Model confidence (mean pLDDT): 81 of 100. Transfer RNA from Arthrobacter sp., 74 nucleotides, folded computationally. The source organism's lineage runs through Bacteria, Bacillati, Micrococcales, Micrococcaceae and Arthrobacter. Rfam family: tRNA. RNAcentral holds the sequence, with entries from ENA.
């Protein structure tokens, strides 16, 4: 210096061959239950999907550029 993937909720992941307002589990906040913790049961809050730009009636998704981290090579 090349190459090739990833990036979405606090973690850990899913998703969508481009279309009604984005999901799970964990964790976390309030209520039950409890003599009281844990488990359990019930609500909820939490993300505009890594930044810019580009097609397109529409973009988290498809192109093009940046960045972050991972591998392989060299």
């Nucleotide at each position: 210096g090349g190459u090739u993937g990833u990036c979405u909720a606090g973690c850990u992941c899913a998703g969508u061959c481009g279309g009604u307002u984005a999901g799970a589990g964990c964790g976390c906040u309030u209520c039950g239950c409890u003599g009281a913790u844990a488990a359990c049961g019930a609500a909820g809050a939490g993300g505009c999907c890594c930044g810019g730009g580009g097609u397109u009636c529409a973009a988290u998704u498809c192109c093009c550029u940046g960045g972050a981290c991972a591998a392989c090579c060299a």